[in-house]
RNA sequence: GAAGCACUCCAGGCCGUCGCUGGUGCAUCAGCCGAAAGGCCGCACUGGAGGAACGUCCGGACUGCACAGGAUGGCGUAGCAGGUAACACCUGUCCACCGUGAGGUGAGGAUCAGAGCAACAGAGACGAGUCCCGAGUGCCACGCAAGUGGUGUGAGGGGGUGAAACGGGCAAUCUCUACGCGCAGCAAUACCAAAUAGGCCAGCGUUGAUGUGGUCCGCGGAGCUGGCGGGUAGGUAGCACCGAGCCGGUGGGGCGACCCCCGGCCCAGAAGAAUGACGGUCACGCGUGGGCAACCACGCGCACAAAAUCCGGCGUAUCGGGGCGCUUCACAU
Numbered sequence: 001g002a003a004g005c006a007c008u009c010c011a012g013g014c015c016g017u018c019g020c021u022g023g024u025g026c027a028u029c030a031g032c033c034g035a036a037a038g039g040c041c042g043c044a045c046u047g048g049a050g051g052a053a054c055g056u057c058c059g060g061a062c063u064g065c066a067c068a069g070g071a072u073g074g075c076g077u078a079g080c081a082g083g084u085a086a087c088a089c090c091u092g093u094c095c096a097c098c099g100u101g102a103g104g105u106g107a108g109g110a111u112c113a114g115a116g117c118a119a120c121a122g123a124g125a126c127g128a129g130u131c132c133c134g135a136g137u138g139c140c141a142c143g144c145a146a147g148u149g150g151u152g153u154g155a156g157g158g159g160g161u162g163a164a165a166c167g168g169g170c171a172a173u174c175u176c177u178a179c180g181c182g183c184a185g186c187a188a189u190a191c192c193a194a195a196u197a198g199g200c201c202a203g204c205g206u207u208g209a210u211g212u213g214g215u216c217c218g219c220g221g222a223g224c225u226g227g228c229g230g231g232u233a234g235g236u237a238g239c240a241c242c243g244a245g246c247c248g249g250u251g252g253g254g255c256g257a258c259c260c261c262c263g264g265c266c267c268a269g270a271a272g273a274a275u276g277a278c279g280g281u282c283a284c285g286c287g288u289g290g291g292c293a294a295c296c297a298c299g300c301g302c303a304c305a306a307a308a309u310c311c312g313g314c315g316u317a318u319c320g321g322g323g324c325g326c327u328u329c330a331c332a333u
Base pairs, nucleotide, nucleotide: 001329002328003327004326005325007323008322009321010320012282013281014280015279016278017277018276020048021047022046023045024044025043026042031040032039033038050304054315055314057313058312059311060310061309062185063184064183065182074181075180076179077178078177079093080092081091082090083089094108095106096105097104098103109176110175114174115173116170117169131159132158133157136153137152138151139150140149141148142147189237190236191235192234199228200227201226202225203224204223211219212218243266245265246264247263248262249261251260252259253258284301285300286299287298288297289296290295
């Protein structure tokens, strides 16, 4: 210098103007929505997306069902050891495979419990059996005999086919073994709770109730009044978190995942669903032009994507840029 490998970080900065939304304080006069409870409207201060908030694929917290216990079924996991709240995640290591290497990948228990399966070729493929040769051997013929010929049998041997031919393979086929999992999910769930309709109970009603806007007459003709309870709309909580929390430490233990200790911090949150728009400037990248060069001018670009009960993982998407360590090759000393 060129190619790579592994780990990790950033995800434009600042200023101005105008907005959106949570919280706190003040105000709460008037107004708006609503039956009500309650909510909104004003001013000030202050908080306001991500490394993946995404997919919803695993694991948990939490909630209800019997503070979910036994059996069976079903599903999942699989070398060994460890980490963790837990995991199918992570770490270390053995083995196998890939790579010159740094490294990467791995559904890596069991086929003397049982079943199932194997293209093509081949007579035959999981069942046992014989396509060809033929040791041996039975019978017949010839020969004095040794033996020769014919014919049959033949599984001890050889040939041929194939990855594999009474011997293996596949468990990513069922199965067995060990371990794990009860089911459903925040639209969980808990509480408050209208109007209307229906239900139950009590009272009053055809000897005419209730109604007809106060009373009486009149009219009218079967309900009316009160209470209780369930459910719905709606509201509140769950839910914005003192926690598997975040940040920092030439702190301690461990190869490591991780654990412990010390100090500091409180850090988004709705239910039409906020976190934005515009302008300026400085960065960054690309293109064009100018310039010997440093550079200058102009134009364009600046991803993937956005919380919805909350965490731990995995997977996937991503314009660009940075850091640290290592490998191989080439060159120079």